[in-house]
Annotation:
Predicted 3D model of a 514-nucleotide part of an RNA (large-subunit ribosomal RNA, domain I) from Halomontanus rarus. The source organism's lineage runs through Archaea, Methanobacteriota, Halobacteriales, Natrialbaceae and Halomontanus. It was read from a public genome assembly. Model confidence (mean pLDDT): 82 of 100.
Context: one part of a larger RNA
RNA sequence: CCAGCUGGUGGAUCGCUCGGCUUGAGAGCCGAUGAAGGACGUGCCAAGCUGCGAUAAGCCCAAGGGACCCGCAUGGAGGGGAAGAACUUGGGAUCUCCGAAUAGGAAUCCUCUUGCAAUUGCUUUGCGCAAUGGGGAACGCCGGAAAUUGAAACAUCUUAGUACCGGCAGGAAAAGAAAGCAAACGCGAUGUCGUUAGUAAUGGCGAAUGAAGGCGACACAGUCCAAACCGAAGCCUUCGGGCAAUGUGGUGUUCGGACUGACAAUCACUCCGCGAAAUUCGACAAGAAGUCUCCUGGAACGGAGCAUGAAACAGGGUGACAAUCCCGUAUUGUCGAUCAGUAACGGACGCGUCAGCUCCAGAGUAUCGGGGAUUGGAUAUUCCUCGUGAAUGUCGCGGGCAUCGACCGCGAAGACUAAACACUUCUCAAGACCGAUAGCGAACAAGUAACGUGAGUGAAAGCUGAAAAGCACCCCACAAAGGGAGGUGCAAUAGGGCGUGAAAUCAGUUGGCG
Numbered sequence: 001c002c003a004g005c006u007g008g009u010g011g012a013u014c015g016c017u018c019g020g021c022u023u024g025a026g027a028g029c030c031g032a033u034g035a036a037g038g039a040c041g042u043g044c045c046a047a048g049c050u051g052c053g054a055u056a057a058g059c060c061c062a063a064g065g066g067a068c069c070c071g072c073a074u075g076g077a078g079g080g081g082a083a084g085a086a087c088u089u090g091g092g093a094u095c096u097c098c099g100a101a102u103a104g105g106a107a108u109c110c111u112c113u114u115g116c117a118a119u120u121g122c123u124u125u126g127c128g129c130a131a132u133g134g135g136g137a138a139c140g141c142c143g144g145a146a147a148u149u150g151a152a153a154c155a156u157c158u159u160a161g162u163a164c165c166g167g168c169a170g171g172a173a174a175a176g177a178a179a180g181c182a183a184a185c186g187c188g189a190u191g192u193c194g195u196u197a198g199u200a201a202u203g204g205c206g207a208a209u210g211a212a213g214g215c216g217a218c219a220c221a222g223u224c225c226a227a228a229c230c231g232a233a234g235c236c237u238u239c240g241g242g243c244a245a246u247g248u249g250g251u252g253u254u255c256g257g258a259c260u261g262a263c264a265a266u267c268a269c270u271c272c273g274c275g276a277a278a279u280u281c282g283a284c285a286a287g288a289a290g291u292c293u294c295c296u297g298g299a300a301c302g303g304a305g306c307a308u309g310a311a312a313c314a315g316g317g318u319g320a321c322a323a324u325c326c327c328g329u330a331u332u333g334u335c336g337a338u339c340a341g342u343a344a345c346g347g348a349c350g351c352g353u354c355a356g357c358u359c360c361a362g363a364g365u366a367u368c369g370g371g372g373a374u375u376g377g378a379u380a381u382u383c384c385u386c387g388u389g390a391a392u393g394u395c396g397c398g399g400g401c402a403u404c405g406a407c408c409g410c411g412a413a414g415a416c417u418a419a420a421c422a423c424u425u426c427u428c429a430a431g432a433c434c435g436a437u438a439g440c441g442a443a444c445a446a447g448u449a450a451c452g453u454g455a456g457u458g459a460a461a462g463c464u465g466a467a468a469a470g471c472a473c474c475c476c477a478c479a480a481a482g483g484g485a486g487g488u489g490c491a492a493u494a495g496g497g498c499g500u501g502a503a504a505u506c507a508g509u510u511g512g513c514g
Stems, first nucleotide, its partner, number of pairs: 001512008014499001015463002019434002021431006027424002029135002037098003040053003044076002048072002059092006068080003103111003112115001118132005139170001140168005150157001154204001180187002191218005201209002222416003225362001229250002233248001234243003256360003259356005270348004280337007290306001291322001292305004307324002309313001315327003368387006395411005450457002470498001474484003
């Protein structure tokens, strides 16, 4: 120096998984009756997590439950429970301090006069009665709004109405019942998905951007005012009263209506009352059939032999691989939730037809001009701003250039509206997803330890054994540690960071070469 062996170090590999990831369903708001989030407490012994709040790992009631219980956490001590504990579900009580934080100030404390602070509505003018405020993972609507980038430079353009910021709402939001589309045929609110289509169109016609009608699906639902006409017949209430001729209420709403006349009879809408089911989910209950013989073994769930069930041979556990040992599973049932205050049913009101053509039908609006933003919108998108400024159903608007006529479609300048679709804090199920350098940053005291003045950054770390049976007693040793011997166990080269235990590497030893 090389190789082997025996050990050490080390923690790869294999196996495992109370964790993650993705998809699909479900479910979806909380808050002045004080939320979300935190601080501080709270246990016999108590540092952390969890729970709870001075009634403090808990108190009361109901139902289930059932012989054990006093969280993670298996120790010591001491208790509770058949007068029914623990545990589960529902209801109630308590619920310190901060926090919208709301008497004043200050973070988690203090002070006083014990307070709805502030902003609103009503008001009897008394904070009297009420409301709002703040939070929420993403999703939604509205407002504000970049740049890197691309154009092979760059300015219009693009990135992009994106990131980000602000406001507001809900379990969804938004939109929505044609002054719509279409094309000479017709359709009939809205939304979303597929297609139309990278098409029409826009564009230093560069880079690039980019619809709609239609067709096919999902789901379907339509209503109410203003006015004409009638004119107190009314509405609300804290029960004191308040509102109301400056019009409460009735009628009425594009199928136009009012009014007048004639006819007919009560299937619409709205309101009131009562009120399902399928479905899905949860909890609970019932739920078949070997623990037969022999062998190996520490252990049978293995091998051999003989049986049984199956609307159940999904899965998990049990001392090795179990349809028949246990929990379950298929199936069935009960209760609760959901469907849903929906359908159906009952009641009130009254739907309607014809004629007359007197009245009504949303104004600084429609239109047009200048400027701008936005859009595929080109002269023909939508909106803002400045100006101009109609008509009245014999009227008006639209039909992608203007104007005129015809034709077709529709009725703006008022309002509401379920379902179908977006998302995933949360719950459940599944996986030709991961298996501890992977999978969430986090399978463990994880947004922890640590770092930073701060905004913020941010880890590592899983596995004894079937069962602690977790090595009594003795010896060496100053003690702890360590060792010997011994015991448990199938195994201790399973001895508490302990399954397996690779490599680099270290020591000892054997052999070879020198």